This is a predicted structure of a 350-nucleotide part of an RNA (small-subunit ribosomal RNA, central domain) from Syntrophomonadaceae genomosp. P1.
Context: one part of a larger RNA
RNA sequence: CUGGGUGUAAAGGGCACGCAGGCGGGUGUUUAAGUCAUUCGUGAAAUACCGCAGCUUAACUGCGGGGUUGCGAGUGAAACUGGAAAUCUUGAGGGCAAGAGAGGACAGUAGAAUUCCUGGUGUAGCGGUGAAAUGCGUAGAAAUCAGGAGGAAUACCGGUGGCGAAGGCGACUGUCUGGAUUGACCCUGACGCUGAGGUGCGAAAGCGUGGGUAGCAAACAGGAUUAGAUACCCUGGUAGUCUACGCUGUAAACGAUGGAUACUAGGUGUAGGAGGUAUCGACCCCUUCUGUGCCGGAGCAAACGCAAUAAGUAUCCCACCUGGGGAGUACGAUCGCAAGGUUGAAACUC
Numbered sequence: 001c002u003g004g005g006u007g008u009a010a011a012g013g014g015c016a017c018g019c020a021g022g023c024g025g026g027u028g029u030u031u032a033a034g035u036c037a038u039u040c041g042u043g044a045a046a047u048a049c050c051g052c053a054g055c056u057u058a059a060c061u062g063c064g065g066g067g068u069u070g071c072g073a074g075u076g077a078a079a080c081u082g083g084a085a086a087u088c089u090u091g092a093g094g095g096c097a098a099g100a101g102a103g104g105a106c107a108g109u110a111g112a113a114u115u116c117c118u119g120g121u122g123u124a125g126c127g128g129u130g131a132a133a134u135g136c137g138u139a140g141a142a143a144u145c146a147g148g149a150g151g152a153a154u155a156c157c158g159g160u161g162g163c164g165a166a167g168g169c170g171a172c173u174g175u176c177u178g179g180a181u182u183g184a185c186c187c188u189g190a191c192g193c194u195g196a197g198g199u200g201c202g203a204a205a206g207c208g209u210g211g212g213u214a215g216c217a218a219a220c221a222g223g224a225u226u227a228g229a230u231a232c233c234c235u236g237g238u239a240g241u242c243u244a245c246g247c248u249g250u251a252a253a254c255g256a257u258g259g260a261u262a263c264u265a266g267g268u269g270u271a272g273g274a275g276g277u278a279u280c281g282a283c284c285c286c287u288u289c290u291g292u293g294c295c296g297g298a299g300c301a302a303a304c305g306c307a308a309u310a311a312g313u314a315u316c317c318c319a320c321c322u323g324g325g326g327a328g329u330a331c332g333a334u335c336g337c338a339a340g341g342u343u344g345a346a347a348c349u350c
Stems, first nucleotide, its partner, number of pairs: 004321003007304002012318001014201004021194003025088003029084003033081002035077008049065006091191001092188004096183003103177007110154001115149007125136002162169002206247006215241002220236004258317006266295011299306002323350003332343004
């Protein structure tokens, strides 16, 4: 390198968009670049191979032959791939009409709860634990009632429910806005798939500047526990958690399963549509499309298991793997304010 692989053994990029590239639907016509046939030239000699011969043999040497998978040129073929012009509608897209949704951004509003403040009632405890103590409280706490302030999160509904490419999204209302699904027709006419680089998005934590800070809570302090206790438990408590703008770019970013297309038994739920039968109407029932679960046959698999949402059968494109440690380290490059990220070895060792 090839072969072989990537759910769990090493291995799917966190996710998308997309330039180049690779690959690409039906029909006939044409071309002849690839492809195929044939002819010519060339493919030096020596070596190598085959045959014969010469030194007594061999090594060695001589002669002859084949081959030289390649390259170039001519002529021809036209099935396939490519090119050209044309045409088609099933792939893709658009128009029209519907219903569904925590999809996104911004603004406003609401109720429950915690905390704090003020006032009333009230009196000696409260709190906390396995048990305690630190802590709070006669300067009147805790409890209870009324009023107020402020921040954060939205109980029930809520569901192997929904939406989103992924990260993720959950009170209500409004404005703006993306995507998907279904239906019957009409339109465009291959406009497609994938996608190295590139660009954008990307939980939490973290960083910069300004704001905010109720609860929770790294760090920190104290109390316990303990042989010790830099912990688990308790009382406090600052960053942070929230917000605006900017940065970071990583996660067990997981379905540990890249994307697209086609095909391949069934059974049973669920969500959103459409149609049919029936009916006064609705439910039920049947068919079908899209999504999402469970079970299961063939097949696959080392097994576990997967099984139309494949890990089955095939095709196309990308990414990645090649013993363990050293090491996701060093060096270099590059990005970042930093933290650090990306790329990524070797010696040595087993």

The full RNA is in RNAcentral, with records from Greengenes. The organism belongs to Syntrophomonadaceae, within Bacteria.